[in-house]
Context: one part of a larger RNA
RNA sequence: CUGGGCGUACAGCGCGCGCAGGCGGGUAUGGACGUGCUGUGUGACAGCGCGGGGCUCAACCCCGCGUCGCCACAGUAGACGCCAUUGCCUGGAGUGGGUGAGAGGGAUGUGGAAUGCCCGGUGGAGCGGUGAAAUGCGUAGAGAUCGGGCGGAACACCAGUGGCGCAAGCGGCAUCCUGGCACCAAACUGACGCUGAGGCGCGAGAGCGUGGGGAGCAAACGGGAUUAGAUACCCCGGUAGUCCACGCCGUAAACGAUGUGGAGCCGGCGCUGGUGGGUGAUUGUACCCGUCGGUGCCUGAGCUUACGCGAUGACUCCACCGCCUGGGGACUACGGCCGCAAGGCUAAAACUC
Numbered sequence: 001c002u003g004g005g006c007g008u009a010c011a012g013c014g015c016g017c018g019c020a021g022g023c024g025g026g027u028a029u030g031g032a033c034g035u036g037c038u039g040u041g042u043g044a045c046a047g048c049g050c051g052g053g054g055c056u057c058a059a060c061c062c063c064g065c066g067u068c069g070c071c072a073c074a075g076u077a078g079a080c081g082c083c084a085u086u087g088c089c090u091g092g093a094g095u096g097g098g099u100g101a102g103a104g105g106g107a108u109g110u111g112g113a114a115u116g117c118c119c120g121g122u123g124g125a126g127c128g129g130u131g132a133a134a135u136g137c138g139u140a141g142a143g144a145u146c147g148g149g150c151g152g153a154a155c156a157c158c159a160g161u162g163g164c165g166c167a168a169g170c171g172g173c174a175u176c177c178u179g180g181c182a183c184c185a186a187a188c189u190g191a192c193g194c195u196g197a198g199g200c201g202c203g204a205g206a207g208c209g210u211g212g213g214g215a216g217c218a219a220a221c222g223g224g225a226u227u228a229g230a231u232a233c234c235c236c237g238g239u240a241g242u243c244c245a246c247g248c249c250g251u252a253a254a255c256g257a258u259g260u261g262g263a264g265c266c267g268g269c270g271c272u273g274g275u276g277g278g279u280g281a282u283u284g285u286a287c288c289c290g291u292c293g294g295u296g297c298c299u300g301a302g303c304u305u306a307c308g309c310g311a312u313g314a315c316u317c318c319a320c321c322g323c324c325u326g327g328g329g330a331c332u333a334c335g336g337c338c339g340c341a342a343g344g345c346u347a348a349a350a351c352u353c
Base pairs, nucleotide, nucleotide: 003325004324005323006322007307008306012321014202015201016200017199021195022194023193025089026088027087028086029084030083031082033081034080035077036076037075038074039073040072041071047067048066049065050064051063052062053061054060092192093189094188095187097184098183099182100181104178105177106176107175108174109173110172111155116150117149118148119147120146121145122144126137127136163170164169207248208247209246210245211244212243216242217241221237222236223235224234259320260319261318262317263316264315267298268297269296270295271294272293273292274291275290276289277288278287279286302309303308326353327352328351335346336345337344338343
C1' cells in the first nucleotide's frame, strides 16, 4: 500500500445545489515537476545471495564479490501526465434565434355533481343496519319526495399500459407570476466540463406549536353484536386529526429494493413530444419511410448462484462519490449534535450461536 462486493443473500445516502478535493476534449510551442535512462555520491557493521576458507562435520566464525529500493547532484529522453500571465480549434458544455408538449411550481378567483345540516311543502310509520341482529333514528312527524338556504372537502366523465417534475410529488375551470425540458436551424462563447467528503436546500404520511376551519371520513373513546373470552374483525355513535395560514419535525418497502455523468455494443412490437420526406386530401388529417428526445413490452450476444437483466443493462469500459465485511445483542446503550416535544442523526461492547 491493499482483496472481493452492493436488483432479490451484508451493502446505492430519499432527492438536488455545490466549496475543497479527485478526474478531465483536439492541436501547436515552450518548460522539464512527475516519469524513463546514464553517471557520481550515498546505501555503516552485521544480515542476505554466490564463491572460497577455519574449528574432525554442522551450527558458529573468517575472507572476497554481489545485493532491491529510497535519497542527493549532474546529464539526457520528451511518449504519457503536469506547468505556461502561451496561441489556436469545435466535437464536450453553454449562450442567442425559431417552434412545441405538459396534473411542473406559486397566488387569486370561480363552477357543477354529491354528502351533511337548517327552513318550508306533501305524507303518515317506519327508517337504518347485518350472516342474522341489536344498539341508534322516528308520531315532539323520521325515512321518502319537492322547493329554498348554509357550509366544508374532493374534483366523476375526459383518463391512457398517457404526461410533467431532481425526488417527495402533481389532476374541475379561468387569470396573473414562474422553473425546467424536447426538437429545428447552426449565429455566438471557446473546455467554460464530470463527480462531489463536509456544507446548504427540498423532502409523502403521521406528529408538534399558534390561530382559524370543520361537510364527509375517522385513531382514541362510548355503546350494540360475535365469542369460552373479543381490550379485535361486523354494526351504531364519535374526539383529535384530515382542510387553511405561519413555524417546526426530517422519517418511509422515500423502491426500479438498481448512485451520478460519459463512451461503445443486435433485432421486433407499442405509446408519447418534435422534425425531414412521401402517399392521400386540397381543407381533414390518416398512413408509410427516416431522424432526435421520453416512456413501455418481448428477445440476441454478453452478464448472472439462480431468478432474471438485456441500448431505459444487472453488457463492455472510464471518472468521482456513498456503502458492505457472519446471525443475535442493536435502526440499541453511552457520548456528541439537532428538536418545543415526540424523537432524529452518528454509533459501540459484554454476552451468545
This is a predicted structure of a 353-nucleotide part of an RNA (small-subunit ribosomal RNA, central domain) from an uncultured bacterium. The RNAcentral record of the full RNA draws on ENA and SILVA.